[in-house]
RNA sequence: AAUUUUUGCUGAAUUUCCAAAAGGAAAACGGGGGAACCAUUUUCUGGGGUGAAUUAGUUUGCGCAGCAAACCAUAGGGAAGUUUCUAACCGAACCCGACAGCUAACCUCGUAAGCGUGUGAAACAGA
Numbered sequence: 001a002a003u004u005u006u007u008g009c010u011g012a013a014u015u016u017c018c019a020a021a022a023g024g025a026a027a028a029c030g031g032g033g034g035a036a037c038c039a040u041u042u043u044c045u046g047g048g049g050u051g052a053a054u055u056a057g058u059u060u061g062c063g064c065a066g067c068a069a070a071c072c073a074u075a076g077g078g079a080a081g082u083u084u085c086u087a088a089c090c091g092a093a094c095c096c097g098a099c100a101g102c103u104a105a106c107c108u109c110g111u112a113a114g115c116g117u118g119u120g121a122a123a124c125a126g127a
Stems, first nucleotide, its partner, number of pairs: 007116004014027005028111006038101001046099001047096004055073001057071006076090002081124005
């Protein structure tokens, strides 16, 4: 470095069936739209959605209302039975296209991608 098997992690992203395949269907999980009531009254300072990924400060550059990059923080987030503390880690990316509060019925969409899994301590549980 590659391959196979086993076992785990982030995440909704798994399983089964019709099939030779292509292509489909169902279950399960997840997302969006969508009444009444209630809420909001605030639409260029556009607005909104998935997601933990929000909010600042400093410096630099630019097209100087502002935008971008870097650094340092921060709301928040995950981790081999559970909880707490502690040392680390992440704190992104994308989408809709003038437009959406909540929202029963109803309508509709997704089934990826990427990883090797936090140091130490205490209590509990289990064997």
Molecule: c-di-AMP riboswitch aptamer (ydaO/yuaA leader)
Organism: uncultured Muricomes sp.